The prediction has a mean pLDDT of 83. Predicted 3D model of a 72-nucleotide RNA (transfer RNA) from a Candidatus Falkowbacteria bacterium. The organism belongs to Candidatus Falkowiibacteriota, within Bacteria. Rfam family: tRNA. From the family's description: Transfer RNA (tRNA) molecules are approximately 80 nucleotides in length. The sequence was found in a public genome assembly.
[in-house]
RNA sequence: UCCCGGGUGGCGCAGCGGUAGCGCAGCUGGCUGUUAACCAGUUGGUCGUGGGUUCGAAUCCCACCCCGGGAG
Numbered sequence: 001u002c003c004c005g006g007g008u009g010g011c012g013c014a015g016c017g018g019u020a021g022c023g024c025a026g027c028u029g030g031c032u033g034u035u036a037a038c039c040a041g042u043u044g045g046u047c048g049u050g051g052g053u054u055c056g057a058a059u060c061c062c063a064c065c066c067c068g069g070g071a072g
Base pairs, nucleotide, nucleotide: 001071002070003069004068005067006066007065010024011023012022013021018055026042027041028040029039030038048064049063050062051061052060
């Protein structure tokens, strides 16, 4: 320098044009002599950044940043 994959709640991931979800963690309550476990409920995300396309973008296009892999 070029090619490929990835960046989405605190963490691990899903979502491939039409309301952003799941698990774990956190919080509240239940249960228990207590803790843990278990059960119920619940908080939390300008979707890496900036533009563009579209009635509508996490999703498509462009540039850039960061992480991983490959080529020279």